Context: one part of a larger RNA
């Protein structure tokens, strides 16, 4: 130095678990926001860093309600407290709600800075008006007298002081305020004005009073509207009216009550599946691109020339009540096994020292709900009309599966321009017969699309390199001037009972004793604890 074989370091696979996810189902909700939203910035505690609550009334106030013993949120603990005179905590309804942010008194590098008006506050000054007091006079009584008056007690009245109060002026950051509320913008009503021009009308101005703005997953509607890509290159063509912006709505949205369709029978708003059907057609007739008719199904509903007022069915919190087991073995521990019961409209689930229908929370049924919001359903007054710069026609585009074509049908930029029911549109060029409808004005639930969110409940869905980027204080350290990129990190025990005391060591790391536990090789670097690696030992071999 090799090979075995024991022991260890190392290191974190594996297993096993699940606080997290990911997918649905069946309900609710489908908005919040000038009453100041959504997110935030600063604070707030006896100590107070981070989160979580909350707002200078700050881990809270206050009132109904409900509960029925312990509370003071979490990492984490000491103190002080609170509470059966009912905390803590759960539900409703209010109060406060700093500063930023549509942000809106002006600005402005967001959470900061500077106004102005009005009230309230404070100080003087001037008037009024109450009380108390001084001091001057006057009436009345008592007492003394030299009758000249003097002294005591009551009443009125002028003058001045203090004191409250009311108004009117002025000042006011520091002898009194880090007071309070309003001042943005647009637009529509109202209102004052008010031309050319007489009435008017445009215009102007805001002391009035309403609205509106902003945030938000996905879903719909309307306005704009691409390239990549396909065609095996490339322009018509496709990808597509898709990505994308924008405007706007409601819980859906749109569409909608025939100038539809169909064929000589007849259907009878609108939407959505499915089928017709990859047919019919369109198409550098290439790539491709694609219907309708009837058919079966969900679901049904009609209505008005556009109105307002009222009464209140029902449902809706947290919540209460809830059967039934006992021994003995084993073991640290019984819920395991044996033996002998119960229960059940309850053997869904979770916890309990190991696997529990009878220990615990709990399921099943049954019971309960005030205020406040909602608004089923009904009464009551009111209200009366037929759709011209339109159909259609010329050019130019667009939409219809249909790319100009024989191209109807619809939309309209542009020039034109009808008929009035004895009328007119349509039946895929276009006449004719013929059938069939009433355009140029509104509304309209269901059945359909979605899911930021709630609730309860599934899953031949993961299980810590998986499943959300995130199980853990994650959009977080961290990178980046910005737009933006984005991780790693779970498991001690049943309970900290988390190793008192002693020894070696620096009063160290660490480590031996001892003690706790069922276990310490379960010791905070903790469950188990593979393998590279990296040592000790003993045996063989060179």
């Nucleotide at each position: 130095g090799g090979c075995a074989u024991c022991c260890g370091g190392g290191g974190g696979a594996u297993g096993u678990c699940u606080u997290g996810g990911c997918g649905g189902u069946a309900a609710g909700a489908g908005g919040c926001g000038a009453u100041g939203a959504a997110g935030g910035a600063c604070g707030u505690g006896g100590c107070a860093c981070u989160c979580u609550g909350c707002g200078a009334u700050a881990a809270g106030c206050a009132c109904g309600g409900g509960g029925g013993a312990g509370g003071c949120g979490a990492g984490a603990g000491c103190a002080c407290c609170c509470u059966u005179u009912g905390a803590u905590c759960c539900c409703g309804u209010g109060a406060u709600u700093u500063c930023c942010g549509a942000a809106u008194g002006g600005g402005g590098a967001a959470a900061c800075c500077c106004a102005c008006c009005u009230c309230c506050g404070a100080g003087a000054u001037g008037a009024g008006a109450g009380a108390c007091u001084a001091c001057a006079g006057g009436c009345u009584g008592g007492c003394a007298u030299c009758c000249g008056u003097g002294u005591c007690a009551g009443c009125c009245c002028u003058u001045g002081g203090u004191c409250u109060u009311u108004c009117a002026u002025u000042u006011c950051a520091c002898u009194a305020g880090a007071g309070a509320g309003g001042u943005a913008u647009u637009u529509c009503a109202c209102a004052c004005u008010g031309a050319a021009u007489a009435c008017a009308u445009a215009g102007g101005u805001g002391u009035u009073g309403a609205a509106a703005a902003g945030c938000a997953a996905a879903c719909c509607c309307g306005g704009g509207g691409a390239a990549u890509u396909g065609a095996a290159a490339c322009a018509u063509c496709u990808a597509a009216g898709u990505a994308c912006c924008c405007g706007g709505a409601g819980g859906a949205a749109a569409g909608g009550a025939c100038a539809u369709c169909a064929a000589u029978u007849g259907a009878g708003a609108c939407u959505c599946c499915g089928u017709u059907a990859g047919u019919a057609g369109u198409g550098g007739c290439g790539a491709g691109c694609g219907a309708a008719c009837g058919c079966g199904g969900a679901c049904c509903a009609g209505g008005c020339c556009u109105g307002g007022u009222c009464u209140g069915a029902a449902a809706u919190a947290a919540g209460g009540a809830g059967a039934a087991u006992g021994a003995g073995c084993u073991g640290g521990g019984a819920a395991g096994c044996u033996c002998a019961a119960c229960c059940g409209u309850a053997g869904u689930g979770g916890g309990u020292g190991a696997u529990a229908g009878u220990c615990c929370c709990g399921u099943a049924u049954c019971c309960g709900u005030a205020a406040a919001a909602u608004g089923a359903a009904g009464a009551c007054c009111g209200u009366u009309u037929a759709g011209a710069g339109u159909a259609g026609g010329g050019c130019g585009g667009g939409a219809c599966a249909c790319g100009u074509g024989a191209a109807a049908u619809c939309c309209u930029g542009u020039c034109u321009g009808a008929a009035c029911a004895u009328g007119g549109g349509g039946g895929g060029a276009c006449c004719a017969c013929c059938c069939u409808c009433c355009a140029a004005g509104c509304c309209u639930a269901a059945g359909u699309a979605c899911u930021c969110c709630u609730u309860a409940c599934c899953g031949a869905c993961c299980g810590a390199u998986a499943g959300u980027g995130a199980a853990c204080c994650a959009g977080u350290a961290c990178c980046g001037u910005g737009a933006g990129g984005g991780a790693a990190a779970g498991a001690u025990g049943a309970a900290a009972a988390g190793c008192a005391c002693c020894c070696c060591g620096a009063c160290g790391a660490g480590g031996g004793g001892a003690g706790u536990g069922a276990a310490a090789c379960a010791g905070u670097a903790c469950c188990u604890g593979a393998a590279a690696c990296c040592g000790g030992a003993u045996g063989c071999u060179u």